This is a predicted structure of a 77-nucleotide RNA (c-di-GMP-I riboswitch aptamer) from Sulfuricurvum sp. Taxonomically the source falls in Sulfuricurvum (Bacteria, Epsilonproteobacteria, Campylobacterales, Sulfurimonadaceae). Its mean pLDDT, the model's own confidence on a scale to 100, is 78.

[in-house]
RNA sequence: AAACGCUUCAGCCAAACCCAUCGUGAGGUGGGGACGGAAAGCCAUGGGUCUCGGACUGAGAAAGCCAGGUUGCAAAU
Numbered sequence: 001a002a003a004c005g006c007u008u009c010a011g012c013c014a015a016a017c018c019c020a021u022c023g024u025g026a027g028g029u030g031g032g033g034a035c036g037g038a039a040a041g042c043c044a045u046g047g048g049u050c051u052c053g054g055a056c057u058g059a060g061a062a063a064g065c066c067a068g069g070u071u072g073c074a075a076a077u
Stems, first nucleotide, its partner, number of pairs: 003077001012037002017032006035064001041070003045067003049061004
């Protein structure tokens, strides 16, 4: 430097649900919470899913569904 990444240690993120708030909506934000996750970090490129308006097309949403790109990780090999 590269590959690999079991889980003893140290940490990290955070589902559903509840409260408040924003949005036509999917959903977002903050707090609580913890189903889970070795990338549940980032991107939204392809497929898939959802919403709004239309009528064959446009604008949005999430991405913790699959594939992909990219950055990273203590120990052991």